The RNA shown here (Bacterial RNase P class A) has 387 nucleotides and comes from a Pseudomonadota bacterium. A source record names the gene rnpB. NCBI's taxonomy places the organism under Bacteria, Pseudomonadati, Pseudomonadota.
């Protein structure tokens, strides 16, 4: 210098005007008022995928069922997260990836190709008999029967590999070495596991993010959870006062008698209209208001323990809380990037124009995942060049 790997930080700054949410203070005209101060999004606020706190409901205990997790040791309030390690795979390497228990408990599946995907025989190899076939025999060809799992071919995968011995041909049938499996012993490690010795039978295909088996874990719903106050309304309860009664009904009312009020009218009768229950308290909980609501497994710095995740101690800090849901818009200067032009001591300066992502709180935390213009820092690897 080039190409990479890992970890991390930031995500424009300052100011002016207008506007919005919250809060504090002041004022008087007490209004969803005016004025002023302070404060007001993120690294993911997102997806809502895990784990918790909190709230309500349910709940003897145990089991079945269902769902989840799945190497080991640690961290944590907890986790499917994180750290460290083991094993397997990839990369020259820094480093990265892995649902990574069980396939000799059972069931099931294994595309295409191939005879066959786990009761292997398509082509083959070998033997016997028959036909061709004739006096006899052999070769080739055909048929039938039996043996073989060696060679060829298919496939991602074909029944351990290589060599030998045996055989009609062959075969772990037998032997040597190697790979792998099971058992056992020794050594190291907390453990996963690693290294080694001996014995065994010679071989056991793959898939459990297929059913299943084993071990462990798990009640449900979610802040529109839920709690308090409480206009209004119905059922209902208590009290006070009151002139209502009867009949019919399709249950909406209607009719008759009686009573109160108003109108007409000077008054009574009559006629017309209208009412025939009202008030208080409780209860109930709609509108509305308040709480839940942001001080919390909280943050920053330092020291200590630990390889680390993380933990302990001390000091300091307080940082949005709406309820149809604020956090916005315009402009100026500076900084960054890109393009053009000019000057030039040739890598700087000036002018003009343009650009700047993903996105956006609603109960709160711990994670994971996904999106992201651009800028920067640290450590490391490989290759090249120079000294």
């Nucleotide at each position: 210098c080039a190409a990479g790997c890992g970890a991390g930080u930031c995500g424009g700054g300052c100011g002016a005007u207008c506007g919005c949410g919250g809060u504090c203070g002041g004022c008087c005209a007490u209004g969803c008022g005016c004025c002023g101060g302070c404060u007001g999004a993120g690294g993911a606020a997102a997806g809502u995928c895990c784990g918790a706190g909190c709230u309500c409901c349910a709940u003897a205990g145990a089991g079945c069922g269902c769902g989840g997790u799945g190497c080991u040791g640690g961290g944590u309030a907890a986790c499917g997260c994180c750290c460290a390690g083991g094993c397997g795979g990839g990369g020259u390497g820094a480093c990265c990836c892995g649902a990574c228990g069980g396939a000799a408990a059972g069931u099931g599946c294994c595309a295409c190709a191939g005879a066959a995907a786990a009761u292997g025989a398509c082509u083959g190899c070998c033997c016997g008999c028959c036909c061709c076939u004739c006096g006899u025999u052999a070769c080739a060809g055909g048929g039938c029967g039996a043996g073989c799992g060696a060679g060829g071919g298919u496939g991602a995968a074909a029944a351990g590999g290589u060599g030998g011995c045996c055989u009609a041909a062959g075969c772990g049938a037998c032997c040597a070495c190697c790979a792998g499996c099971g058992g056992u012993c020794c050594g190291g490690g907390u453990g996963a596991c690693c290294g080694g010795g001996c014995c065994g039978g010679c071989u056991a295909g793959g898939c459990a993010a297929a059913c299943c088996c084993c071990a462990c874990c798990g009640g449900g719903a979610g802040c529109a959870a839920g709690a308090u106050c409480a206009a209004a309304u119905a059922a209902g309860a208590g009290g006070g006062u009151g002139a209502g009664g009867c009949g019919c009904u399709a249950c909406g009312g209607c009719g008759c008698c009686g009573g109160g009020g108003a109108g007409u009218g000077g008054c009574u009768c009559g006629c017309u209209c209208u009412c025939u229950g009202c008030c208080c308290u409780c209860g109930g909980g709609u509108a509305g208001a308040u709480c839940g609501c942001u001080u919390g497994a909280g943050g920053u710095u330092g020291c200590c323990g630990g390889c680390a995740a993380c933990g302990g101690c001390a000091a300091c800090c307080c940082u949005a809380g709406a309820g149809a849901g604020a956090u916005g818009a315009u402009c100026g200067c500076c900084g960054c990037c890109c393009g053009g032009c000019g000057u030039u001591u040739c890598u700087a300066c000036g002018c003009c124009g343009g650009g700047a992502a993903c996105a956006g709180a609603a109960c709160u935390c711990g994670g994971c995942u996904u999106a992201c213009a651009g800028a920067c820092u640290c450590g490391c690897u490989u290759g090249g060049a120079g000294c």